Description:
This is a predicted structure of a 354-nucleotide part of an RNA (small-subunit ribosomal RNA, central domain) from uncultured Dechloromonas sp. The prediction has a mean pLDDT of 85. Taxonomically the source falls in Dechloromonas (Bacteria, Pseudomonadota, Betaproteobacteria, Rhodocyclales). Its Rfam family is "Bacterial small subunit ribosomal RNA".
Context: one part of a larger RNA
Formats: sequence, C1' cells, structure tokens
RNA sequence: CUGGGCGUAAAGCGGGCGCAGGCGGUUUGGUAAGAACAGCGUGAAAUCCCCGGGCUCAAACCUGGGAACUGCGCUUGUUGACUGCCUCACUAGAGUACGGCAGAGGGGGGUGGAAUUCCACGUGUAGCAGUGAAAUGCGUAGAGAUGUGGAGGAACACCGAUGGCGAAGGCAGCCCCCUGGGCCGAUACUGACGCUCAUGCACGAAAGCGUGGGUAGCAAACAGGAUUAGAUACCCUGGUAGUGCACGCCCUAAACGAUGUCAACUAGGUGUUGGGGUGGGUAAAACCAUUUAGUACCGUAGCUAACGCGUGAAGUUGACCGCCCUGGGGAGUACGGCCGCAAGGUUAAAACUC
Repeated sequence: CUGGGCGUAAAGCGGGCGCAGGCGGUUUGGUAAGAACAGCGUGAAAUCCCCGGGCUCAAACCUGGGAACUGCGCUUGUUGACUGCCUCACUAGAGUACGGCAGAGGGGGGUGGAAUUCCACGUGUAGCAGUGAAAUGCGUAGAGAUGUGGAGGAACACCGAUGGCGAAGGCAGCCCCCUGGGCCGAUACUGACGCUCAUGCACGAAAGCGUGGGUAGCAAACAGGAUUAGAUACCCUGGUAGUGCACGCCCUAAACGAUGUCAACUAGGUGUUGGGGUGGGUAAAACCAUUUAGUACCGUAGCUAACGCGUGAAGUUGACCGCCCUGGGGAGUACGGCCGCAAGGUUAAAACUC
C1' cells in the first nucleotide's frame, strides 16, 4: 500500500465546537486542469512470447527478425458526458423572520417546611443506646422520654413515572432575575450559506490538590469494644480528612446503548411524553382516528458466530473522522517527550516467559 473489521471475541476518542483537509443539491453558458481517445517521443541490452537459422537429429545453448515492455512525458490534436474552475439561475439541503408549546437545560439571588444534631428551661426517674448475643459508650453532676424556645448545616418525602431536559458529564422543594437549546404551525425571506473534521479550543461524575471560609448528619484514616485459631475485616461505640461554599487546579471512569457524526431508503403492532390541524365523540372535557418530534417494549424482511438488532438498525447505501489487526503475560509498565503544585495523566516499547 492492498484487504478485513470495531454491541458482547482485539477495536468508536468521555462528549462537543471548529481552522486546514476530504466530500458535497437542481440548473444555463463557457473553459479544458482532471478524464477518455488519437498522434509523437521515450520505455538500453539481456530475459519472457512468436517466426526463422546454427551446433550430425533433439533439449539445454548460440543467433537473426518481430512482438511485447500493460509505464512515463508532450507549448500536439479531438471529445465535452462526468469532476474541477468561471458564470446565469433555482429551492427540495441549511438558515432567518413570525405565532405558539413543553421541560429537574445552565448561572445568580431569595425563601419554605419536615427531619437529624446541639444549646437553654420545664415535667419526671433509672435507666438509655447497641447486638446474633454482648461489650466499649451515655446516665443520679438527672440521661433516655416528653413539652416550650433557640442555634446551625446539609438534603429536598409525597408528586415521581420503563416521565422530562441537556452534546456528554449531568440536572429535582418553592419564587424572582439573567440565559442556551428543542419541538410544532403556517407564510415570507436568504439562496447550497452544507456534512465531517487531523492539529487546536473550551466542557468534562467521583475521588484528589491549593487558598479562604464552613461543618448538622454521614464518614476513609484512626481509637476502643466484640467476633475469631488469628481478624490490620465484616458487626458495635466513637471519630479526623472529606462530603457543602468561593476561586484556582486535576482530566480520569463499566465517562456504557460497552453501539462515532451526518444523510437517504426499507412491514407492522402496543404503550407513553410534547406539539398541530381535520374528522368522529362530549353540554364542555375526557376519549378515538390521523400527523409530527421524542421515548420504551414486541416483531417482518434482512443482518449476526451466536446472543440478539430490527424505521431510534447491529438491515440496504453514501460522506467524513477515530480506532484495531499481528496470541496471553510482561504492561497501559519502563525510558524519553508533553502536561500537572502534587497525586498523577497522556503518548508508549523491549528483554524474558507460556
């Protein structure tokens, strides 16, 4: 390079935006760079192939001629379908305007009730807590229980759903402010403005790190009590980082649908969420049919090693990117580079061994 693959066997970057690059709708005229054909030049000889000749025949071998060398080049000619370029247009892709709609989408501010804990006071007396059973622990300096008041932090029961929103990570009490995206409807407008995307940029759960402030509950580490042969555990009593906030880092994950993005095409059925018109239905709704965008289950053809997937494809195709192949271990390690305060991340081998 060719070829084959990537749901679970090795293999889709965690997700996005996007420069370069690759690819790109319908149409008019032009051009002739690509392309096709022709011509010319070149493509050493030998070799291979064809027709002859020479070794007494024949093979090997030698030799004459031809063909071939499928390639490359050209300020040559022809063609004008296709691609490119220039150009005239178009509206089916994409977008803008307009009218509606749903939503835990994001950021900031405020606020509410339940509960836990703590504090103060009242009532009240001997236990409470905990477990398989206990003990450590708390309590006559009055605990636990109960009543009233207060403090503070964190999380938002029911609604709640196979529900909704978001590119992914993720997002949930209620109200206000700022703000992104989506869907539907009918018209008008722009006129290919598009798709994908190496490098790059910003985003990215939890844990972890830095500075400051905060700390109710929970709780690595740690301490004690048990269990046990032991018990650096599982159980119990405590308990510090942390968990929460602000700002700055880290950049990983079973970051999963283990399924890259975009587009087209290809039976149906059932449920559910948002929107729309029309028809049926109703007093009005509900509801039924139909349409569109999601979401979940079943399933035809087809695909698949099977499992399964099946109009939200893993079916049939196109465009672009990423990754893999080449056994398991060594190893996602060493070395080097880059990044990071560190922890470490990323890129990424070999010896050896089975």